A computed fold for an 86-nucleotide RNA from a Clostridia bacterium, annotated as c-di-GMP-I-GGC riboswitch aptamer. The prediction has a mean pLDDT of 85. Of the family's consensus pairs, 90% are formed in the model.
RNA sequence: CCCGAUAAAGGCAAACUACUUGUAAGGGUAGGGCGCAAAGUUACGGAUCUGCCGCUAAGUAAUGGUAGAAAGCCGGGUUACCGAAG
Numbered sequence: 001c002c003c004g005a006u007a008a009a010g011g012c013a014a015a016c017u018a019c020u021u022g023u024a025a026g027g028g029u030a031g032g033g034c035g036c037a038a039a040g041u042u043a044c045g046g047a048u049c050u051g052c053c054g055c056u057a058a059g060u061a062a063u064g065g066u067a068g069a070a071a072g073c074c075g076g077g078u079u080a081c082c083g084a085a086g
Base pairs, nucleotide, nucleotide: 002086003083004082011036012035016031017030018029019028020027021026034072040078041077042076044075045074046073048069049068050067051066052065053064
């Protein structure tokens, strides 16, 4: 360094509920605990979600533009605790 124990010390927190914030997707706080060895961090690529515009005879469909959301979707970047076996 790879790797990841039924190890030790710790950490995070899904659904759901309450309050709150945002047009929305979502966010925050508290409870909660499904899970997580990067479930730390970063919207860089892909995918996804929302508002508006555009398109249309019209529309909740398809395609496009734009502004957002999301890191617990898949990759990439970056940083890091512990130390058995190999």